[in-house]
Context: one part of a larger RNA
Parts: sequence; structure tokens; C1' cells
RNA sequence: UGACGGGGACCCGCACAAGCGGUGGAUGAUGUGGAUUAAUUCGAUGCAACGCGAAGAACCUUACCUGCUCUUGACAUGCUAGGAAGAUCUAAGAGAUUAGAUUGUGCCGCAAGGAACCUAGACACAGGUGCUGCAUGGCUGUCGUCAGCUCGUGUCGUGAGAUGUUGUCUUAAGUGACGCAACGAGCGCAACCCUUACUAUUAGUUGCCCCAAUUAAGUUUGGCACUUUAAUAGGACUGCCGGUUUUAAACCGGAGGAAGGUGGGGAUGACGUCAAGUCCUCAUGGCCCUUAUGAGCAGGGCUUCACACGUCAUACAAUGGUAGGUACAGACGGUUGCCAACCCGCGAGGGGGAGCUAAUCCGAGAAAGCCUAUCGUAGUCCGGAUUGUAGUCUGCAACUCGACUACAUGAAGUCGGAAUCGCUAGUAAUCGCAGAUCAGCAUGCUGCGGUGAAUACGUUCCCGGGUCUUGUACA
Repeated sequence: UGACGGGGACCCGCACAAGCGGUGGAUGAUGUGGAUUAAUUCGAUGCAACGCGAAGAACCUUACCUGCUCUUGACAUGCUAGGAAGAUCUAAGAGAUUAGAUUGUGCCGCAAGGAACCUAGACACAGGUGCUGCAUGGCUGUCGUCAGCUCGUGUCGUGAGAUGUUGUCUUAAGUGACGCAACGAGCGCAACCCUUACUAUUAGUUGCCCCAAUUAAGUUUGGCACUUUAAUAGGACUGCCGGUUUUAAACCGGAGGAAGGUGGGGAUGACGUCAAGUCCUCAUGGCCCUUAUGAGCAGGGCUUCACACGUCAUACAAUGGUAGGUACAGACGGUUGCCAACCCGCGAGGGGGAGCUAAUCCGAGAAAGCCUAUCGUAGUCCGGAUUGUAGUCUGCAACUCGACUACAUGAAGUCGGAAUCGCUAGUAAUCGCAGAUCAGCAUGCUGCGGUGAAUACGUUCCCGGGUCUUGUACA
């Protein structure tokens, strides 16, 4: 100087407390361990692995296994020879592939020849999701959006170092003020950026409709006042008032205001820690394989199942289930696409063909809600697993192993032990909608809006963090 302490002081955080809803019990989905297997590819393992890489394993993907094949190779550059490339057909085969037949003669150039592509040959080489993340780059997680981490000059100390950065007050903040052998500065904090909440100006179609006509309908004429859209500005700064404090910084209360003390949310992650994660995104040193650890193909596997754990979904019901009627979003996607009206089907869906490269058309019915009716505490008109039958769709192909529909079936489950998680406001809880991936497949993920709470006395305690100080046989 650090680190550590079941040492001290101060401060903060959904850390506790106060509340609300869960998990742990049930069934299912999904990931993991274990077991199994020819293979169940690989990685991730306290927080910070376990709906994670994977924004989508039937084939492909695919890296694994079995079998059948290839060896300058599936891919790149260079050389030689031949042929345009390509298209069609036949036979064998699970296919890769092998054997054969027919057709074809393009582009540039007068020609020689050349470009691209195919076949054959020899060698330099290709190739490796093989190993090492403890050889590495890059990227990422975490402490933590915590308030810290340092430097120059000066001063002090023999020196390691100290000072500054400590002290008092204050702040979300090493934020600021005052003091001080320090004076300044840098990376962080804050601000600058995006979005949301208010207003003005400009603009007016595909959007809107105060007024005048008109219609089944903002449908049409007319109009751009309003809503809205999207560009530019304004607006909030402790600016004003009172009080407290040291006449400071600041804090408390108030006014005005759409908004008040960082207004809400996002992006933004200092020096470093964990030899943290990743050689399977990519790049790369070294090592290893080279008729195989490379490459092609078919089938299988990654989907197994006594069991254990994590994360979720659905429930156990009456604040509910069912039936009928009825209202209101936001954001997003669409031409190999979204697909209207209408018809058929109980339905999944099928037919159909209008419109739309989209403020125009379509997906698109929002759902919870509200109004009626019924059920009456029951394993039920709760709950929906499982199974049977019949179908639909995607796709060469749904057996292993897809999603959905109809009918039938109707398990467990009556609120969950010890323990444990999330959340402080448009939040929790609850309700639906959309998107990426994608032929098909979502209870996952990422977004969007609707309804919309309770509680916070406080910091003794648990956990994590920051500052000062103290002890130490630790470095």
C1' cells in the first nucleotide's frame, strides 16, 4: 500500500421490512443432469449454465451413428490435352454414382486465339464444426450505470509511498460548496443523442369533417378549422416567492405550468476483476489427420426414459364456467406475398377471384369489458391430460418424428412442506394483438396496446456495494 475480520462509524440498493402475485404439490411444454444407446453431435455449470448458443432438428440443417462410395478431391489458384455450356432419354442402383444414346454449337476476334464452363491427367496444394479459450485477436457476461480509477508539477518521507482523492455540509453522483501544501488535468458522473408528455409554424393525401349540400357508408362535392401525420422551432432553468443553513452549496414548502426539481423510458458500461465464456460465427500461433479426423449419398440419431433439478403453460373454479347479444386499441407485416366479397364444409379448410409494391387494399374477428340467461359447491356444465376413430394443411416424403379440426374418452388436480422468486406506478397483476425465424411447426423470444391495484413505519437484522477508520503471526 492492499486484502481480510462472526472490528467500529456513515451511506445506498425491491437488500430487509410493509404489501401484491407467484415457484416448491398436479398435468403438460421445454432445457439440463443421470441412465440408456450403434449414435443419442458439440459447447454453456454458483450468483453471471439449465425456453442458454438454437430468430424455429421430419429430409436438408447436422457437426453424431450404420452402411455404400470418392481420392488434386464438395471448394481455391497455377500447368497440359480435349470439348462450348447445356438439354432430353434409356438401363442398373437405396441414392451418391455408373454405363450408353440423342440433340446442341453460343460470346469477343479477320484469323491465330481468348473469356466463362465441362471432362481427363500430373504435381504444388486443397480440406478438417480435429486438439489447445491456460498460446491469441475480436466479441460477450459479471461486479455495475456502482462512483469510482488515475496523471503532471509541487510539497512531505532514507524508502515503499503519502498528499491531491482526506475533513464539514450536500448530492442520484469524486454532484457541488466551504476549508486545507497543494495547484491543475484526464477517463468515468452529468449534459449533448433517440423516444414519450404540451404548444406554435409549415404542409393536406391515401388522413380528418366545424360549416353547406349529399349518401347505405366521409360515400361524393366542397374545405384543411379540428384530429392526425412529419419536419422545424419553443418549453423546465431550482428561473420566481417564503423558510432553513455559514450571506455558501443545497434542502423543505408554495405559485404559475401540459410537465418540477435527473419529468418517464431507452441508448450510452471508467481503471480493472473472474487464466470468467467463446478455436462450433469469424480470424489466428502451435500440434495432429491427409485413399482420411477430408468429401458425397441413403437410412437412423440429436425426439430414448426407472429417476432428479431449473424455467414456463394450464388448472384446481362462482371476482367463475357455458350460451346469446354488444363496444373500444396500439404496434407490425404483405408481390415466390397479404388475400376481400360470395359459395361449399359442424370445423380445420376448400373453391373463388376483387384490391393492394400499401395513412388507399389485405392480414383483422382484438380479448378481458358491458347486457341477459343458466349452472349452485359437486371432482361438478370445474379441469383438461391421455387414448380411439375420422379428417384438413404444408411438404419429394408426416412410420420413427409436424401442426390443426370434429366426434368420443375425461387422468391428476379441491391452492401446495421445508424453503424460495419477482415487483415501488400506468408498475405488479390480468387480457388479448403483432413480428422475427419459417414450406410447415411457439406454452419460447422480441415488441404492442386494453383494464389496472396494494404498500413503503423505518434501517435493528439477512444479502450486495461505496467512503473513512481500526487490528492483523496474510501478500
Molecule: small-subunit ribosomal RNA, 3' major domain
Organism: metagenome